[in-house]
RNA sequence: GUGCCCAUGGUCCAAAGGACAGGACACCGGAUUACGGAUCCGGAAGUGGGGGUUCGAGUCCUCCUGGGCGCG
Numbered sequence: 001g002u003g004c005c006c007a008u009g010g011u012c013c014a015a016a017g018g019a020c021a022g023g024a025c026a027c028c029g030g031a032u033u034a035c036g037g038a039u040c041c042g043g044a045a046g047u048g049g050g051g052g053u054u055c056g057a058g059u060c061c062u063c064c065u066g067g068g069c070g071c072g
Stems, first nucleotide, its partner, number of pairs: 001071007010025004018055001027043005048064005
């Protein structure tokens, strides 16, 4: 230089182009407990960035950024 793949809460993963973007762990509050732990209930927190297509984009196209693998 070039081809392919990936990027979603703090972490690990889901999500036929259409429900409020869902779950686990972690975190915060409450219940319980002598106090913790475990358990139960509740809560906050997310689509890497810019354009485009579409009535509608996490999802499709394009460029950029970062990461992984291959080729030279």

The RNA shown here (transfer RNA) has 72 nucleotides and comes from a Streptosporangiaceae bacterium. The same sequence occurs in records of 2 taxa. The sequence is in RNAcentral, with records from ENA and MGnify. Its mean pLDDT, the model's own confidence on a scale to 100, is 81. Rfam family: tRNA. Rfam describes the family as follows. Transfer RNA (tRNA) molecules are approximately 80 nucleotides in length. By type it is a transfer RNA.